This is a predicted structure of a 696-nucleotide part of an RNA (large-subunit ribosomal RNA, domain II) from an uncultured bacterium. It matches the Rfam family "Bacterial large subunit ribosomal RNA".
[in-house]
Context: one part of a larger RNA
RNA sequence: GUCUGCGAGUUAAUAGACACUGCCAGGCUAAGGAGUUCUGCUCCGGAGCCUAAGCGAAAGCAAGUCUGAAAAGGCGAUUAAGUAGUGUUUAUUAGACCCGAAGCCAGGUGAUCUAACCAUGAGCAGGUUGAAGUUGGUAGAAAUACUAAUGGAGGACCGAACGGUUUAACGUCAAAAAGUUAUCCGAUGACUUGUGGUUAGCGAUGAUACGUCAACCGAACCUGGCAAUAGCUGGCUCUCCCCGAAAUAGUUUUAGGACUAGCCUCGUUGAUUGAACCUGUAAGAGGUAGAGCACUGAUUAAGUCUUGGGGUUCCUCGGAACUACCAGACUUUCUCAAACUUCGAAUGCUUACAGCGGAUAAACGGGAGUCAGAGCAUGGGAGAUAAGUUCCAUAGCUCGAGAGGGAAACAGCCCAGAAUAUCGGAUAAGGUCCCUAAAUAUAUGCUAAGUGGAAAAGGAGGUAAAAUUUCUAUGACAACCAGGAGGUUUGCUUGGAGGCAGCCAUCCUUUAAAGAGUGCGUAACAGCUCACUGGUCAAGAAAUUUUGCGCCGACAAUUAUCGGGGCUCAAGCAUAUUACCGAAGCCAUAUCAAUUUUAUUGGAUUCGUCCAAUUGGGUUGGGUAGGGGAGUGUUCUGCAAACUGUGAAGUAAGCUUGUAAAGGCUUAUGGAGUAUGCAGAAGUACGGAUGCAGAC
Repeated sequence: GUCUGCGAGUUAAUAGACACUGCCAGGCUAAGGAGUUCUGCUCCGGAGCCUAAGCGAAAGCAAGUCUGAAAAGGCGAUUAAGUAGUGUUUAUUAGACCCGAAGCCAGGUGAUCUAACCAUGAGCAGGUUGAAGUUGGUAGAAAUACUAAUGGAGGACCGAACGGUUUAACGUCAAAAAGUUAUCCGAUGACUUGUGGUUAGCGAUGAUACGUCAACCGAACCUGGCAAUAGCUGGCUCUCCCCGAAAUAGUUUUAGGACUAGCCUCGUUGAUUGAACCUGUAAGAGGUAGAGCACUGAUUAAGUCUUGGGGUUCCUCGGAACUACCAGACUUUCUCAAACUUCGAAUGCUUACAGCGGAUAAACGGGAGUCAGAGCAUGGGAGAUAAGUUCCAUAGCUCGAGAGGGAAACAGCCCAGAAUAUCGGAUAAGGUCCCUAAAUAUAUGCUAAGUGGAAAAGGAGGUAAAAUUUCUAUGACAACCAGGAGGUUUGCUUGGAGGCAGCCAUCCUUUAAAGAGUGCGUAACAGCUCACUGGUCAAGAAAUUUUGCGCCGACAAUUAUCGGGGCUCAAGCAUAUUACCGAAGCCAUAUCAAUUUUAUUGGAUUCGUCCAAUUGGGUUGGGUAGGGGAGUGUUCUGCAAACUGUGAAGUAAGCUUGUAAAGGCUUAUGGAGUAUGCAGAAGUACGGAUGCAGAC
């Protein structure tokens, strides 16, 4: 891992609700007893409980009563049904749907591992060093010193056993739940070690590492309390039908939990009601978008006034004048505002009426789930007018809980809401050269960039179109030929400054025309060129603005920014037109179910009506959490009538019925019990729980 088996809302008491049953102004017995055909049943038993009347603390009174002096007020009455049981469901208390902690407490078991200690034993090859002391000698008065021997000290040295474990490699489902090999440390000591003993968990021991206490010790292990508790994770077993959410508000030692409300579902009620939604009309309230500057503030420019302050000048010290300063008021003027408004929409909201609409809202009662939401659109706050960011809003949309078609693929985008079937039809979004269903469609243009098929500021005689202005056969524009002069090297400056470093000025003359000079150039001149003019030529030329589609700007890791092939009067872009394709949407045909309604039939009836079936009509049938309804199957029990050695159950295969859970038949195997109908009771359905056991 697979297969087979096992594996999770149970039981009791109490309470509420609903359904059914008995009796009914009443209903019911409990313990206990008696009988009996004895796990049962029948009959007694009215203690007691609920109800029929309430109010008051109570005495008590009573459709009233209590408080109060009263007025008045509180709780009741009028309308009036209960009670007992059974079933379903929910709650509470219990292990309470199942599995799962780490932990807490109690009583015991452990020092054969290990820590420390006690008692008693044992062990340490060999080599080296050579302390004190002692002796001799020398010196000395001596103490003592030196020297030579002797001696054999040491938590001394080197190094086996022994003890340890520094470094590296290997090993890492190992040979080993800590090792192997090499290397390394101690090796007469605070050394190592045998045997026996002592200390125990709220503890011991500890040269201290929270170390060790029998292979995981910040509190051992075993058993018990114990099914501890788990607002947490996981799991929870057959089918079909109807409806169908929420991810919000308030509160919370509250934020991944909970309670109440909101939203879902089921029932009841009274309406015999045209209610909700939507549309239209009418009447309202309002201060948003926009706009504006009349207020509150911000703010540009100009002018006026002298109002204050500063500064300068004059002064007879009284003051006066001036002002490229600061501030103020007034008049014009350019602007801005969520917390500005002289103004002011569209939507939305409220009310009334009408239309549409055949089901909706409300109240009460039973049962919930939801309280992590997500993206998109629009209006905003926060952020950086960042985020697949975050926080609000919209009776917004979708997903969530929604399949189908499109967007290559793609919860949240576009189209559209799947009961079933059809080798039927017409469509939506989106498409129609091939992959790939349908136009190599039609008409007129544009694009040359493979733009299309990623991007900005900015840049450009790309190209197509529109507009304005100017010049032009008295000859434009471009090109070519020629001229482009004189005063003058203007003046200043400067080493120099001669059109051309810089500053000032920028005149006059000759002319067809020619700047005190447009650019290059020189040290300065020179030289080339332009403006300007004539000629040749010959018909359009120049500038500006706007628009469409393109170009550059454009640098990253797959060819990799059309889905691919491939596409250029497109298979690209723009405008217009026609046809076709295209979905589980729509239509058609057939069928099923729910609900509503007409009619008929049958049954029940408290005569109001209700239930069932059939036949027409209408509407509806996506669905998670969740609510409601109807069924299938398994085991056992009762009753009924049955089957079975002429072959039960089980097993295997085939055929077959039902919308499904499931059922039936045949054959084979098997060899002894079993199914069906109506009821009842449950150890009642497995794919998941790192589920449990077994087999492989």